[in-house]
RNA sequence: CAUCUGGAGAGUGAUGGGUGACCAUCCACCGAAGGAGUAAGCGGCGAGGUAUACGAUACCGCCAAGCUCUCAGGUUCCAUGACAGAGG
Numbered sequence: 001c002a003u004c005u006g007g008a009g010a011g012u013g014a015u016g017g018g019u020g021a022c023c024a025u026c027c028a029c030c031g032a033a034g035g036a037g038u039a040a041g042c043g044g045c046g047a048g049g050u051a052u053a054c055g056a057u058a059c060c061g062c063c064a065a066g067c068u069c070u071c072a073g074g075u076u077c078c079a080u081g082a083c084a085g086a087g088g
Stems, first nucleotide, its partner, number of pairs: 001088001003086004011027001013026005028075003034071001035069003041062004048054001
């Protein structure tokens, strides 16, 4: 990396359109595609300091998620699905 298997959560909500699959708007919800934010720590800056030692506060950069946000996605089934297992 691909394949196979397992894999949670939340309204079959209201209104309108459509033969139907579905579509639009509104309200209420979910977090495990993706995305965003974030700690210690590391580095920078640098008052101070005899000093090339040391180096406060604040600020800046880097920095993880099963945490947080809910943009996206999702809330019957199907599909999707982080992650895990198996063999390759």

A computed fold for an 88-nucleotide RNA from a marine eukaryotic metagenome, annotated as Glycine riboswitch aptamer. The coordinates come from a structure-prediction model, not an experiment, and the mean pLDDT is 86. Rfam family: Glycine riboswitch aptamer. From the family's description: This family represents the bacterial glycine riboswitch.